[in-house]
RNA sequence: AGAGUUUGAUCCUGGCUCAGAAUGAACGCUGGCGGCAUGCCUAACACAUGCAAGUCGAACGGGAAAGAGUGCUUGCACUUUUUCUAGUGGCAAACGGGUGAGUAAUAUGUAGGAAUCUACCUUUUGGAGGGGGACAACCUUGGGAAACUAAGGCUAAUACCCCAUAUUCUCGGAGACGAGGAAAGAUUUAUCGCCAAGAGAUGAGCCUGCACCAGAUUAGGUAGUUGGUAGGGUAAAUGCCUACCAAGCCUGUGAUCUGUAGCUGGUCUGAGAGGAUGGUCAGCCACAUUGGGAUUGAGAACGGCCCAGACUCCUACGGGAGGCAGCAGUGAGGAAUAUUGGACAAUGGGGGAAACCCUGAUCCAGCAAUGUCGCGUGAAUGAAGAAGGCCUUAGGGUUGUAAAAUUCUUUCGCUUGUGAAGAUAAUGACUGUAACAAGAGAAGAAGUCCCGGCUAACUCUGUGCCAGCAGCCGCGGUAAUACAGAGGGGGCAAGCGUUAUUCGGAAUGACUGGGCGUAAAGGGUGCGUAGGCGGACCUUUAAGUAGAAUGUUAAAUUUUUGGGCUCAACCCAGAGUAUGCAUUCUAAACUGGAGGUCUGGAGUUUGGUAGAGGAAAGUGGAAUUCCUAGUGUAGAGGUGAAAUUCGUAGAUAUUAGGAGGAAUACCAGAGGCGAAGGCGACUUUCUGGGCCAAUACUGACGCUGAGGCACGAAAGCGUGGGGAGCAAACAGGAUUAGAUACCCUGGUAGUCCACGCCCUAAACGAUGAGUGUUAGACGUCGGGACCAUAGAGUUUCGGUGUCGCAGCUAACGCGUUAAACACUCCGCCUGAGGACUACGGUCGCAAGAUUAAAACUUAAAGGAAUUGACGGGGGCCCGCACAAGCGGUGGAGCAUGUGGUUUAAUUCGAAGAUACGCGAAGAACCUUACCAGCUUUUGACAUGACAGCAGAUUUUCGCAGAGACGCGGAAAGCGGUUCGGCCGGGCUGUCACAGGUGCUGCAUGGCUGUCGCCAGCUCGUGUCGUGAGAUGUUGGGUUAAGUCCCGCAACGAGCGCAACCCUUUUCCCUAGUUGCUAACAUCUAUGAUGAGAACUUUAGGGAUACUGCCGGUGAUAAAUCGGAGGAAGGAGAGGAUGAGGUCAAGUCAUCGUGGCCCUUAUGGGCUGGGCUACACACGUGCUACAAUGGCGAAACAACAAAGGGAAGCAAUUGGGUAACCAUGAGCCAAUCCUAAAAGUUCGUCUCAGUUCGGAUUGUUCCCUGGAACUCGGGAGCAUGAAGCCGGAAUCGCUAGUAAUCGUAGAUGAGAACGCUACGGUGAAUACGUUCACGGGCCUUGUACACACCGCCCGUCAAGCCAUGGAAGUUGGUCUUACCCGAAAACAGUUGCUUAAUCUUAGGAGUGGCGCUGUCUACGGUUGGGUCGAUGACUGGGGUUAAGUCGGAACAAGGUA
Repeated sequence: AGAGUUUGAUCCUGGCUCAGAAUGAACGCUGGCGGCAUGCCUAACACAUGCAAGUCGAACGGGAAAGAGUGCUUGCACUUUUUCUAGUGGCAAACGGGUGAGUAAUAUGUAGGAAUCUACCUUUUGGAGGGGGACAACCUUGGGAAACUAAGGCUAAUACCCCAUAUUCUCGGAGACGAGGAAAGAUUUAUCGCCAAGAGAUGAGCCUGCACCAGAUUAGGUAGUUGGUAGGGUAAAUGCCUACCAAGCCUGUGAUCUGUAGCUGGUCUGAGAGGAUGGUCAGCCACAUUGGGAUUGAGAACGGCCCAGACUCCUACGGGAGGCAGCAGUGAGGAAUAUUGGACAAUGGGGGAAACCCUGAUCCAGCAAUGUCGCGUGAAUGAAGAAGGCCUUAGGGUUGUAAAAUUCUUUCGCUUGUGAAGAUAAUGACUGUAACAAGAGAAGAAGUCCCGGCUAACUCUGUGCCAGCAGCCGCGGUAAUACAGAGGGGGCAAGCGUUAUUCGGAAUGACUGGGCGUAAAGGGUGCGUAGGCGGACCUUUAAGUAGAAUGUUAAAUUUUUGGGCUCAACCCAGAGUAUGCAUUCUAAACUGGAGGUCUGGAGUUUGGUAGAGGAAAGUGGAAUUCCUAGUGUAGAGGUGAAAUUCGUAGAUAUUAGGAGGAAUACCAGAGGCGAAGGCGACUUUCUGGGCCAAUACUGACGCUGAGGCACGAAAGCGUGGGGAGCAAACAGGAUUAGAUACCCUGGUAGUCCACGCCCUAAACGAUGAGUGUUAGACGUCGGGACCAUAGAGUUUCGGUGUCGCAGCUAACGCGUUAAACACUCCGCCUGAGGACUACGGUCGCAAGAUUAAAACUUAAAGGAAUUGACGGGGGCCCGCACAAGCGGUGGAGCAUGUGGUUUAAUUCGAAGAUACGCGAAGAACCUUACCAGCUUUUGACAUGACAGCAGAUUUUCGCAGAGACGCGGAAAGCGGUUCGGCCGGGCUGUCACAGGUGCUGCAUGGCUGUCGCCAGCUCGUGUCGUGAGAUGUUGGGUUAAGUCCCGCAACGAGCGCAACCCUUUUCCCUAGUUGCUAACAUCUAUGAUGAGAACUUUAGGGAUACUGCCGGUGAUAAAUCGGAGGAAGGAGAGGAUGAGGUCAAGUCAUCGUGGCCCUUAUGGGCUGGGCUACACACGUGCUACAAUGGCGAAACAACAAAGGGAAGCAAUUGGGUAACCAUGAGCCAAUCCUAAAAGUUCGUCUCAGUUCGGAUUGUUCCCUGGAACUCGGGAGCAUGAAGCCGGAAUCGCUAGUAAUCGUAGAUGAGAACGCUACGGUGAAUACGUUCACGGGCCUUGUACACACCGCCCGUCAAGCCAUGGAAGUUGGUCUUACCCGAAAACAGUUGCUUAAUCUUAGGAGUGGCGCUGUCUACGGUUGGGUCGAUGACUGGGGUUAAGUCGGAACAAGGUA
């Protein structure tokens, strides 16, 4: 310090997630030792048992026990000593210990203040005189189950009361002075106590400023309330309380209400600022079963009292007792938190003169890896790199110096011995502890998580979208580094992981340190209150500000320097810090305050000026519609096309007149005005604002603006008018699968006016207002100035536009009218959905508006730009793409392939184009992979090992069988040799293995199809861009072409194009046999022969064509058009040649190959069958339907090309009607053979199911083959089907092409209508690119990127989830009114009663009890507010691989 995740990729915005640290933790696995810490976070739930606050006999009277003494009645009395003690009395019990329920301020923190108290303690001064009466204990008599209690009697005090005194004290008073108020002794000689007062210290009470959680869907609260006067009350100020008077007080700087919460020092985190937190330790507060109350006391109630409630316990039923949020402990709750331990030895506390007693405070021990710190589980050597495991390319690698082995050590633990400090005289729970010494022995001591990326660490096996994993992204559907196991590796380590929570990362709440044109975000607009901010100069002040000093900021903690435990954690000492607050002093620049001055901001004045600015009244013309009248006749209207509709009762059209309402053509403009909404005929009246020029005046009067007020399109609402046109709803007609739409015909609200509401818009510049600063250029509107130049001139102020520098921006873009640079103020945002929603409030007549959540779901949603793809977007261009033509297919019959069906099997593959006469250049057996049956198991085939055998091996015969195969026989009869059954070869058996047309073409190689012979696809360097990318490759021309030229931040290059290659067309040279024959001879008349080398031809080499020449066009280019010449002209024609990629295209059945599967079978062999089936459907073909034809004849011996030929082609001759048979000349081929048809001539048929057509069937033959039944081909005779040119639709072809005619070849024993090649005859048409299809380039839109066969919306149906409403039901909390009224306090009281003192002896005084009143807790009745829970039914929402219906959005998304 960052990383992952939105996309095909990019930048940005933005959320989610991770890596870190931490914890009073819990859970899983594991667990050696010690130190130091920590340990009910939940039920402030209920508690058995024990303990946690007593002490003092030196305050007091008694009592008990023991000892001693005296008297002596010998068991009583007295005295005395010691110890103990219930009671009276004193002090303590208000500390210490626990908990965090309540409390948002009577709290806390911090800094201050004045009107107070303070036992014990310190100090100072003074005093302590004289009296008195009681009550416990105890005794007696009662009551009660108990707790306890009543009456009578005795008694002491440092208990209580009175009197006296009192400088000081309190009160009154100016003072003098007046009034009032104290005391206690004990014990023995010295102390401790007592009273009053002052001071101090300590502790406590009270008041004030500031700080101190969330909610405005809590906006008003408050009657003792705010203040005053008087009185009361308190230790003390005060409405603290009462009476009266006044009407205040708090609140947008958030009162009141609601929810939550003890606060702090600190702790965790963080660079810090902050954020979170408040357990242990420390300070403060509050509480003690719930609520109320007082008493005592210096001070008040956890282990005190009284009352009330709930609960628990005892009971004799009458009544009583209790309070662990003290320490242990129990139950319950919970994921979860310890011993009913020891000791007062230490440190403290209480009492006491002290000894001492008490102390679950405390110190220790126990339990727990809960945390943290430290240590250990061994060290050195050790390669045969052991064995085993795992992997493997089978060689090896790895585990791994790891182990074993050898040598050594002993920390911790164990055993034994010694044995502290803590203690400054005694006293040690811990404890025989820490430590030290000795001994034995590597001995007793390692786990856990992870290994796809983030994130360090990789392989095998199993599994097969299953089981499972997962923090996010995501893994798993047969080769999973992601599941599970294993081997190996990585991290940490007595722990390691998980879960939970906090901070961090997160600049995702931004003070430090963010934003708002399009990502979330500028209020619809103005006026204006509070508030915030504010021009220049001078003087002053000192609130802010700055500096200094002082006080405080508890200790602990944190930081740091030392020190002590062996180190560390931990502990001790010192230093520093403690950023804050307060007080004082100083400064006076800046901000603020006060005073004075100024004119630049702002405003006023005068004169001009532009304008659809606003309101009202009036006036006009054009047009639509309607009415009346005329002319006139059959249609009009409307649409893509129609119909509804109007019209012979006279429409539409046209003419004239009239009515009425609404809107204001041209002018009109990127123009003007207004705050915005908005404003458009003309005239008048009233009225707001702006701009310019000029002078004078005021003197900061300014800017913004939470609330507030006003305005605010359209639609809508209310009342009353008005209503021509238009037109929601509605009706009809069309369209459509449907059409509750788009289109058409009608048509009501409404649109218009007046008044009143509504208050919202994509109210948009998606851009708040104001001020200042920062290049320009060109328009336009309003006003002004200047001139040697009157102009497209110069200049100035104000508005409104376009482009653009700097700058900004994620980019797009903005750019003096900022989205630049700064300042001021306001509004708003914080992932997406849920949700412009619910509930509540406010407003509204309503519709609704405004304010505005949560549960839940989710990892994205989004912006800009990029490259593609796509569009029922655009432009340009091409193609037998359309058009123009010719011929077909689709109809018939047959052939062939496919689907389907059938079957034991009908083997398998191919599936839009790009499967279907395809793999298959040829299934009777074989092929053959399929089926049935028979049969075989180291195998039909390969290599190796071991053992055995043999006369190697070859040929052949017989028998059984369907055959494979089995049995038997015969003949011929091994090679090499190192002489060894040694080598090669053979057979049998065993073992490794063979074998598989079994699966996966979605694991693959290779090969192939397609877009497409389309013109594209890329790279280097440079440049531009944050980047993906762009540029180049776009543009202007041109081409078949990214072909070429020109231009250009590009310059070059590569793969493609073209060319090079082959064939063909013309010519030349060379060469003439098997080919050729012009001239010359011969001839059987045939290039046959002599001869020739001219021609044809053959096959080698050359030439030719290049827009080269001329003219036009074009930019003077590329090129194109025309022409000449030429055999050929603009690529002359045809072929081979197929860029980068796309389709997970095809093929595991050509072949190769990973993985999986079978192994007496999914392998091998054989016979027979099947692949040839047949209701049907489709594709591709052949033959036809006829006269451009069929048939016949011919001495036209018509005319080709390219092939093939020895298991061959076959002439000739003969036979047969023919297929064919017999014969076999010639030919291993320019020599021989195969070997043409259409055509030509003549004749016939005469439009018919025919002399067309030939299917089908019968029959007789031929050929091949081992064999034609399933299941071949051919011939003859006979038979003579459908079919008379083919619906929707659809295919091929642009010239030697289509069409038509035949020929050959491969395959093969035989079997082409298929395929491949060859030549013969030989057309028509192309205006052109509007449209359909495919493609290319540019551009545009996009919510697509699996890329339109895309994406995606809503209803309905189903499951699940959370939530709103709801008749109600139920609970908490707050509250109004009233009732009741415990205890206590206060007040009153001749009802009763009263020890101390006084007395005139009667009483008084002081109290007590009772009664009454006030106040009041709990409780009750009643009405509200608020918050939950639940609720038949109901509303929408979310979510869930493959449900239904449509198709709303994204492209002009097909109606933007």

Model confidence (mean pLDDT): 85 of 100. This is a predicted structure of a 1456-nucleotide RNA (small-subunit ribosomal RNA) from a metagenome. Rfam family: Bacterial small subunit ribosomal RNA. Gene Ontology terms of the family: ribosome and structural constituent of ribosome.